[in-house]
RNA sequence: GUUUGAUCCUGGCUCAGGAUGAACACUGGCGGCGUGCCUAACACAUGCAAGUCGAGCGGAGAUAAGGGGAGUACUUGUACAAACUUUAUCUUAGCGGCGGACGGGUGAGUAAUGCGUGAGGAACCUGCCUUUCACUGGGGAAUAACAUCGAGAAAUCGGUGCUAAUACCGCAUAACGUCGCGAGAUCGCAUGGUAUUGCGACCAAAGGAGCAAUCCGGUGAAAGAUGGACUCACGUCCGAUUAGGUAGUUGGUGAGGUAACGGCCCACCAAGCCUGCGAUCGGUAGCCGAACUGAGAGGUUGAUCGGCCACAUUGGGACUGAGACACGGCCCAGACUCCUACGGGAGGCAGCAGUGGGGAAUAUUGGGCAAUGGGCGCAAGCCUGAUGCAGCGACGCCGCGUGGAGGAUGACGGCCUUCGGGUUGUAAACUCCUUUCAGCAGGGAAGAAGCGCAAGUGACGGUACCUGCAGAAGAAGCGCCGGCUAACUACGUGCCAGCAGCCGCGGUAAUACGUAGGGCGCAAGCGUUGUCCGGAAUUAUUGGGCGUAAAGAGCUCGUAGGCGGUGUGUCGCGUCUGCUGUGAAAACUCAAGGCUCAACCUUGGGCUUGCAGUGGGUACGGGCACACUAGAGUGCGGUAGGGGUGACUGGAAUUCCUGGUGUAGCGGUGGAAUGCGCAGAUAUCAGGAGGAACACCGAUGGCGAAGGCAGGUCACUGGGCCGCAACUGACGCUGAGGAGCGAAAGCAUGGGGAGCGAACAGGAUUAGAUACCCUGGUAGUCCAUGCCGUAAACGUUGGGCACUAGGUGUGGGACCCAUUCCACGGGUUCUGUGCCGCAGCAAACGCAUUAAGUGCCCCGCCUGGGGAGUACGGCCGCAAGGCUAAAACUCAAAGAAAUUGACGGGGGCCCGCACAAGCGGCGGAGCAUGCGGAUUAAUUCGAUGCAACGCGAAGAACCUUACCAAGGCUUGACAUGUACCGGAAACAUCCAGAGAUGGGUGCCCCGUAAGGUCGGUGCACAGGUGGUGCAUGGUUGUCGUCAGCUCGUGUCGUGAGAUGUUGGGUUAAGUCCCGCAACGAGCGCAACCCUCGUCCAAUGUUGCCAGCGGGUUAUGCCGGGGACUCAUUGGAGACCGCCGGGGUCAACUCGGAGGAAGGUGGGGAUGACGUCAAGUCAUCAUGCCCCUUAUGUCCAGGGCUUCACGCAUGCUACAAUGGCCGGUACAAAGAGUUGCGAGCCUGUGAGGGUGAGCGAAUCUCAAAAAGCCGGUCUCAGUUCGGAUUGGGGUCUGCAACUCGACCCCAUGAAGUCGGAGUCGCUAGUAAUCGCAGGUCAGCAACGCUGCGGUGAAUACGUUCCCGGGGCUUGUACACACCGCCCGUCAAGUCAUGAAAGUCGGUAACACCCGAAGCCGGUGGCCUAACCCGUUUGGGGGGGAGCUGUCGAAGGUGGGACUGGUAUUAGACUAAGUCGUAACAAGGUAGCCG
Repeated sequence: GUUUGAUCCUGGCUCAGGAUGAACACUGGCGGCGUGCCUAACACAUGCAAGUCGAGCGGAGAUAAGGGGAGUACUUGUACAAACUUUAUCUUAGCGGCGGACGGGUGAGUAAUGCGUGAGGAACCUGCCUUUCACUGGGGAAUAACAUCGAGAAAUCGGUGCUAAUACCGCAUAACGUCGCGAGAUCGCAUGGUAUUGCGACCAAAGGAGCAAUCCGGUGAAAGAUGGACUCACGUCCGAUUAGGUAGUUGGUGAGGUAACGGCCCACCAAGCCUGCGAUCGGUAGCCGAACUGAGAGGUUGAUCGGCCACAUUGGGACUGAGACACGGCCCAGACUCCUACGGGAGGCAGCAGUGGGGAAUAUUGGGCAAUGGGCGCAAGCCUGAUGCAGCGACGCCGCGUGGAGGAUGACGGCCUUCGGGUUGUAAACUCCUUUCAGCAGGGAAGAAGCGCAAGUGACGGUACCUGCAGAAGAAGCGCCGGCUAACUACGUGCCAGCAGCCGCGGUAAUACGUAGGGCGCAAGCGUUGUCCGGAAUUAUUGGGCGUAAAGAGCUCGUAGGCGGUGUGUCGCGUCUGCUGUGAAAACUCAAGGCUCAACCUUGGGCUUGCAGUGGGUACGGGCACACUAGAGUGCGGUAGGGGUGACUGGAAUUCCUGGUGUAGCGGUGGAAUGCGCAGAUAUCAGGAGGAACACCGAUGGCGAAGGCAGGUCACUGGGCCGCAACUGACGCUGAGGAGCGAAAGCAUGGGGAGCGAACAGGAUUAGAUACCCUGGUAGUCCAUGCCGUAAACGUUGGGCACUAGGUGUGGGACCCAUUCCACGGGUUCUGUGCCGCAGCAAACGCAUUAAGUGCCCCGCCUGGGGAGUACGGCCGCAAGGCUAAAACUCAAAGAAAUUGACGGGGGCCCGCACAAGCGGCGGAGCAUGCGGAUUAAUUCGAUGCAACGCGAAGAACCUUACCAAGGCUUGACAUGUACCGGAAACAUCCAGAGAUGGGUGCCCCGUAAGGUCGGUGCACAGGUGGUGCAUGGUUGUCGUCAGCUCGUGUCGUGAGAUGUUGGGUUAAGUCCCGCAACGAGCGCAACCCUCGUCCAAUGUUGCCAGCGGGUUAUGCCGGGGACUCAUUGGAGACCGCCGGGGUCAACUCGGAGGAAGGUGGGGAUGACGUCAAGUCAUCAUGCCCCUUAUGUCCAGGGCUUCACGCAUGCUACAAUGGCCGGUACAAAGAGUUGCGAGCCUGUGAGGGUGAGCGAAUCUCAAAAAGCCGGUCUCAGUUCGGAUUGGGGUCUGCAACUCGACCCCAUGAAGUCGGAGUCGCUAGUAAUCGCAGGUCAGCAACGCUGCGGUGAAUACGUUCCCGGGGCUUGUACACACCGCCCGUCAAGUCAUGAAAGUCGGUAACACCCGAAGCCGGUGGCCUAACCCGUUUGGGGGGGAGCUGUCGAAGGUGGGACUGGUAUUAGACUAAGUCGUAACAAGGUAGCCG
C1' cells in the first nucleotide's frame, strides 16, 4: 500500500533497508587491497608438486696432478704413451640414516567413534629439540651394488659367486630402568599412589670429520617441552503419520589384547540396559572461532582466514614406523582407463596449472626460491605449484578522474505552447586558466637479514616514488518518473501491442504500454534475478491471543508432572557477591601508528555476556526436622429437590373390537382429490383390549458434572445447603497420557407396537415437483441386553483461589426484632438462580461480585482463505463411521463488529383519480398522423419502458434537404489578412445547355494622392447537418410541486457517523405546537407575482346609453352624458378575525354567523440537494479526431409521401338523447396592409369580378355551434355511416405526374358499441358544442396552442394493485433485488491421491560362498649368526607351505521403506446448460449431528 460505499478491528499478501564466493542485461577511464567450480567426492592428456645426506658404506665414472713405464714414431734422445699405482676434486645407481604421518586439497560420509566449553588420569605414549646423570669394551655372520647364467613382449623375477657399513647378531659391563619377593613412612573417597630401603633376575651402544684443539653422532636413565591417544559432564537440526529398542545387548568373575582404561575380545554366570526430560527408526547436515541481519533477545549462514574432524577411484586389510591403518606407500576385491607378443602388466589431479563434461556461473599448462616457513645435511647447499609475486575477471571494498573560472542576443537545434512565450540553459559557442590520471622522456628505491674469509645475493621490476614536457586534450553510463516513492509533458497505439513488486494500467484525449523532450536517483557503474535477516509484536522469553474475527477438549474422575497455607530450627541446591583459572590467534570495538587519504596493515587495551574452582551471605524459592489451624476433610443435628435405579399402581385421551341408537354422508384443503361409507361409516351410548405419554399444579421455579430429569406409592442410593465447632492436621489445586459417563439418529439379539412416522404408494400443486399440502404407511419411536461416541454436546465463555459500588426479584436454610403463642411483617447472614447498573475492560456489540474487571496456579487450543477436518498411514468400530491428521496447487483476500443507504412475497403510520364508487373512452371498423419492419439508387438524421412513437417538424410539390443517381467548380457558396496584376463587375440583351455554367454584344470604376471597390493569379486559410451527448458548456425530460435536502456551533462516538431532522399531536406541507443535548441557520413548503371572482376611486374613446333632446322603416346614428356595462390604473376585501364544541389554558380541528368569496377561494407562473454516463455535437457554442479537385460547394431531377405486415396517438362512426330540411337566439378570445376584405354582380358550389372601410375597443375575418321552434325519416347496414372509385371543376403557386387543398355530380366499403387487457377525470371538472391563432404562397390540421357555450355522476372507505414520504426491523445487497449466489452436467488446466499388476532405488535381516590380511594351529619341507659336538650332524629359534576363527565384494530369499506407470478420483478456472438451495419471514425460518 492492499478487503469496505465509508469506518474500526482481526488478518494475510506486498514494498522501502542491509548483505552476497553470486549470475544475467546494458555500459565501461585509472589505481590500491581483497577475492574467484556453490554444479559432477564426474573422468582426466601433459608438465611439475618430496626429497636429502659421499662428514655412514662398498663400488662405478669423470677431471687434475704425481709415480710408472709395456709399447710406438723417428733425425739415439727426444716425443707420445697402455697396464698398474698415489693424492685431490667432482658426479652418484645401490646398501644405510632421516624425512615421505608435515606442508597442500576436498567436505563425500558423519546427528555422534564428530565438534564446542569445562574437567579427569592413582588407566597412557611421544622421533627430532632442551636440561641432567652414566656409558660408548670386545667380537661374529651375512647381503645389495657388482660379475655371471637364465626366464619374460614388458613390468619384473630367479640361480650361482664376491664385498662394505652408523645395516644385522651374540658376549661383556650396568642402575635413579623393568620384573619378582620383602621392610616400613606418608597420602588418597576407593581401586591405590608417592618417596625410602634389602635381596634376586633381566636389558645398552657406532662410529664419522679434522694435523690438532675440537665438533657432529651412538647407548641407558631421569625430567622438561611439544605433539598425540583415552574418559566424563553440559550443549549441539527436523519428523511421534517412527513408541518401544537392545543378546556382546547390561553387569559380574577369569583369561587374552592394547601405549593405555574398558565387552575392546573370549569363556562362564546373572537378566539386565536405554526410553515420553523422546530411546529406536527415517530425513537432512562436516562442527567451531566467526559472518550477515537485528535496538536487543533472536533468526539465518559456516566461501575466503584460523582451530578440530573426516576422506583421498569404491570397499576391505594390515605392514613399516616415535607417529599411518598412510592423497603423490603395499596387498586383495569391484568398476573404469591404458599397454600387450593374450601368457600378463600399468594407473588413480578432492596438490599447482591445464583438458573434457556438467552448469546461469568461477582464472595462467606464468616467474622466482630474493623474503617467510618446511625436509635433509657439520656446512656450502639441494628440494619445496607451501609460499612470495605477476597474469585474467568492475566479482567485492576503497580512492581518483572525465576539467576550473567567466560568459545572455538567454544563439542555433530539439521539445512543449494559451502562439504571447516557456524549457533544454551558463548549458554551448567564446575568453582566461589548470594538468590529477592516462601518454612521452630523465632519475630511481625500501623490502637484505642471514650465510659467508671475501666477493656476492631482488622473482616482483626499471615497479612504487621524484622531476620535466605537450595539450582540455584520451575518459559516462544505467535505472526510474500512477500511488507506495524523489521525478511530467507531447506523439503513436486503441483490452491490440504491451507493462506489472502490491494495488492495478491499456476498449481514441494513457503523467502506468512504445518513442521523444524534460526531470529524479545513483555513478564506473547501474538495474534485474536468486538467497538470508529486517520491517513481521505475522510463533509473541523479552513481546500475542481463544463470547461473536482462527482458537475452551461434550462432561467428570484421576496417574506422572507443574504450582502450593502459618511458625521455628537447620542445610546452603537454586539465588546474591568477592577472588582465581580458562574463554587460542584472527574478527569486533577503543586508542595510537604505517602506506599522500581511504580500503588495507601494525601495536596496545577492551570485549569474548560462558564454563570450572574457591571464600562469604541466607531474606526469598527448595531439602530435612518439629509444631499450628484460617485451606481441605471427618463427625453430630437439621433441610429442599422432576438427582439416580428397581418394583408395583392410577385416571384422562387416541386407536381397535363387540353390542345398541341412527342415516347418508364423513374426512380433508387455499380450493380439491386420493381415502372411508347403504356389506350402515361419521355422530352417539354401553362394555372390552392394548400400547405410549403423563393435562391442571408449572414458574422468569427445582435437581444433576455434563448429557439430562415431571402421574402416584414403596425399597435401595449419590450429591448439595444450613447450623454446631468435637476430630485429622496441608491430607490442597490443576491435570499430558489413562479411565468412566455421554441427547438424537444408527447397529445387533429378543420382545412390544396405540399414536406419530424417514423410506414407499396414491391424490393435489406446478413449466417440472423425486418437495412444501392431503390420504395411507414400513423401519423407527417403547422395553431388556450389548455396541456406537458424535451434536449449534452453546453461556459458542476450561477448572481453582482471592480482591473490586450498588439496586431489585426469586429458591433453600439459620438467627434477631416484633407478636401472650402461631401466622403475617421488618432486619441480618450463608448458599443457589435472574434482571438493571458504577468503576474497569472491550474493535465494537457488550460483560460487569454468576466478569469478558484486577491478580496468581495448572491444563487444552489458535497462527490468512480455499484445498480439508480431506488423502495416506496408524488406532477404535459388526457396519455406518469415529479419533489422529498433511502436502502439492490456487487466491489477495477470507473474516468480526458497527455505520449510511438500498431492498424485503418484514412490521406499524400517512398521502396521491393509487384502488374503490362513478362518467366517458382506447383495444374491434374506416381514415389521418407517427414509429417499427420490409423495400429502395435514396426511402437523410435523431428520439426507444414509465420519461420514444400527432416527438424535433408552429406545416417535405421546387426550396426546405441534411439523402440518392447524374452534371459542374477548387482560395472555393461565405470571412479576414497579404503580395502582384487588371478595370472591370453589376446591369441589359442574344446563343448553347436540364440547369449550374460557358460564349458573344452593349455599357465601361471612384478618388488630387494615399487608397477604396470589384475581378484575376498565389500564399495563409475557408467550409463540413462528417465522428464522439461515454470529452463538454448551455438547455430539457423524469422521480415530483413529492416534502424533503443540508450547514455552523455544541454534544455523543476511537471512527464511519449520530444528534438537530427522532418522539406526542397537527397540517396540503420538515405547516405549526409541546417535549427533548441541542441551539440556530440555509435551499425547498407557504407568502410575495399574474389571472378569474365582489366592491370603491380616478379617467371616458374607437367603448357604454339610464335620464334630456334631435333623427331613422330600423341601428348610440347625432347633440350630449359618466349613472351603468366595459376598458385602464390604483385601492379595499379573508385573517380561523367573531361565536360555540373538542384539544395539553397549545398548535389545530369541527360546527355556525356574517360575507361576492371560508379555512392554501379557483387557475397559472414558480421545480430544493440530487438520480437516470437520461435526451440533444442536427438550434447554438465547443475540445479532440477525420475530409480538403472533397465528407466542401453549385445545379436540375428523384427521394424523405414506397407497403405483405405489427404498434402508438387521434378523427369519423355504428344512429332516434339521432339524421336531414326550414326558421330563430346567445359568446369569448384572437388575427389583419406583398393583409383582412364589407357591400354589389356572378357561379349549384369551391370561387370569380368590382372594391367601400380598416395598420383596427372604430373596419374586416364573423356564420358561432350545440340550443330553441316547426317538419320529415321509424329501427333498416337505413334519409345511419361516409371510406373508396369515376367524371367535371376552383384556388395557390415558375410548376399540383410522382405528391396539394377545396367544390359539384355520381359511387356508397367496413362498421349494429368492440376479447384479454387498459386510459382519463373529483366541479364550472368530466362529457359535449363550436370559435380563433401560430406555422403558412397553398396545404396533408382530424394535430398543437388558446377561447368561450351547455353542463353532470360518484367518493362507503384504505383490505388489496401502483407510486411516494417518515419510523422501525432483517440482510451474505453497495453496479445496491434487473442484487447476490449454490449444485449437477459439458469444456479446459495443473499438481496431488488411489491403482490389479508391473519396472526401479535404499537400508537392514537370514543363509551360501569366501579374496587379501591379522591372530591361532601345524610346520614331515627350508634355515648364516647362538649352544652342543673339533666333521657329516644335533639342539634352540625362525620361516615357506597347509589349515581354523573373523572377514570385503558377490549370490540366494522373504519382508520393510521409497520412486514411476494404463486407468481413475478429486481440486481449480472463466464463460456455457439445467434448475433456484442460501442471503429479506429468501417466499417451507435457517443451521448442527
Molecule: small-subunit ribosomal RNA
Organism: uncultured bacterium